[in-house]
RNA sequence: AUGAAUAUUUAGCAAACUCAUCCAAAGGUGGGGACGCAAAGCUAUGGGUCUAAGGGGGAUAAUCCUAUGAUUGCCAGGUUGCCGAU
Numbered sequence: 001a002u003g004a005a006u007a008u009u010u011a012g013c014a015a016a017c018u019c020a021u022c023c024a025a026a027g028g029u030g031g032g033g034a035c036g037c038a039a040a041g042c043u044a045u046g047g048g049u050c051u052a053a054g055g056g057g058g059a060u061a062a063u064c065c066u067a068u069g070a071u072u073g074c075c076a077g078g079u080u081g082c083c084g085a086u
Base pairs, nucleotide, nucleotide: 005086012037013036017032018031019030020029021028022027035073041079042078043077045076046075047074048071049070050069054066055065056064057063
């Protein structure tokens, strides 16, 4: 110096719930709040999952299909990275 396992310190993030706000929805953002997290930093590239406005089917209805919407705190990949005893 590198790899693997694994403690500690300092700092960081923030689930549920809740208030405000945006959105067709899923969900996002901000405040409060902490279940957890060493990548719970970044990235929708692959798979999964959620939603279905628009579009399509249906009989126009019930309702079904569909991502170009969303999720990285579902998993993997890519990329950056703190401490690091033994």
Model confidence (mean pLDDT): 81 of 100.
c-di-GMP-I riboswitch aptamer from Pelosinus propionicus DSM 13327, 86 nucleotides, folded computationally.
The source organism's lineage runs through Bacteria, Bacillati, Selenomonadales, Pelosinus and Pelosinus propionicus.
It was read from a public genome assembly, where an Rfam model found it.
Rfam family: c-di-GMP-I riboswitch aptamer. Rfam links the family to the GO term cyclic-di-GMP binding. About the family: GEMM was predicted in a large-scale screen for bacterial structured RNA regulatory elements.
The model forms 95% of the base pairs in the Rfam consensus.